[in-house]
RNA sequence: UCCCCGAAAGGGCGAGCGUACCGCAAGGUGCGUGCGCAAAGUCACGGGUCCCCGCAUGGGACAGCCGGACCGCCGAA
Numbered sequence: 001u002c003c004c005c006g007a008a009a010g011g012g013c014g015a016g017c018g019u020a021c022c023g024c025a026a027g028g029u030g031c032g033u034g035c036g037c038a039a040a041g042u043c044a045c046g047g048g049u050c051c052c053c054g055c056a057u058g059g060g061a062c063a064g065c066c067g068g069a070c071c072g073c074c075g076a077a
Base pairs, nucleotide, nucleotide: 012037013036016033017032018031019030020029021028022027035064041070042069043068045067046066047065048062049061050060051059052058
């Protein structure tokens, strides 16, 4: 000097629950709390799970289920 790891600091997000609204539903959004998370940032590309009216060779949801891609704050021992 570089790489791996990630203490501390400043912060960030927000499970579940409550509440109001949207949706047939899965689920989503706002507010309040705060389970937890170093990517619990974004993406439905692959797998998986969930929902559905007019059936389906279809449509929708989940990124805090796993994988992958892209972007990202600080860096002690």